[in-house]
Molecule: transfer RNA
Organism: archaeon
Formats: sequence, structure tokens, C1' cells
RNA sequence: GGGCCGGUAGUCCAGUCUGGUAGUGACGUCGCAUUCGCAAUGCGAAGAUCACGGGUUCAAAUCCCGUCCGGUCCA
Repeated sequence: GGGCCGGUAGUCCAGUCUGGUAGUGACGUCGCAUUCGCAAUGCGAAGAUCACGGGUUCAAAUCCCGUCCGGUCCA
């Protein structure tokens, strides 16, 4: 330098193919119950400009173009 895959909540991921409310997802955090107290358990809650910029569209995490970052293969 070129090909392919990936970037979504604090962490890990689904959703993208087939555009239409951002997920009863796991762990974590907070509150309440339970306990002498803690853990575990039960109930509830908060938390994401969907890597960045632009385009298409009534509507974009999803389609198109460019850029950045990570992984992998080739040279």
C1' cells in the first nucleotide's frame, strides 16, 4: 500500500442482509425488600449525539461516499 471483518449504555454483545419505537440481552451502577451486618436472591430505576463528516430518503445504527481507530490476510 491492497483485500476482508469490526466500532451500538461503564464492560461484552444483538439489531444492519430486508431503512420504520434503540434492546424484557448478559455483567456492572443506584434505590427498595430480605439480613444483626454482608453476600446471595426478589422487585424497580437510571444510563447510548449507534466512531467522525457528508449524501440519498417522508424517514438512516441500517443504504452510498470519505476519514479515523482496532483485528486479520496478502504484498